The RNA shown here (transfer RNA) has 74 nucleotides and comes from an uncultured Clostridia bacterium. Its mean pLDDT, the model's own confidence on a scale to 100, is 80. Its Rfam family is "tRNA". About the family: Transfer RNA (tRNA) molecules are approximately 80 nucleotides in length. Its family is annotated with triplet codon-amino acid adaptor activity in the Gene Ontology.
[in-house]
RNA sequence: GCAGCCAUAGCUUAAUUGGAUAGAGCACUUGGCUACGAACCAAGAGGUUGGGGGUUCAAGUCCCUUUGGCUGCA
Numbered sequence: 001g002c003a004g005c006c007a008u009a010g011c012u013u014a015a016u017u018g019g020a021u022a023g024a025g026c027a028c029u030u031g032g033c034u035a036c037g038a039a040c041c042a043a044g045a046g047g048u049u050g051g052g053g054g055u056u057c058a059a060g061u062c063c064c065u066u067u068g069g070c071u072g073c074a
């Protein structure tokens, strides 16, 4: 230099052929339980889907560009 893959909540991740309000576990907060904790039960908060642009009635998903990481080739 060229090519491919990955990036979604604090962490690990799901999301079918583009379609319903982007879900789950852990962690966190509140309440219950307990002599107090842990565990358990109930509820809650937390997301510019790496950034920017485009296509579409509709984009996490398709296209372009860009940032970071990994791999291969030269």
Stems, first nucleotide, its partner, number of pairs: 001073007010026004019057001028044005050066005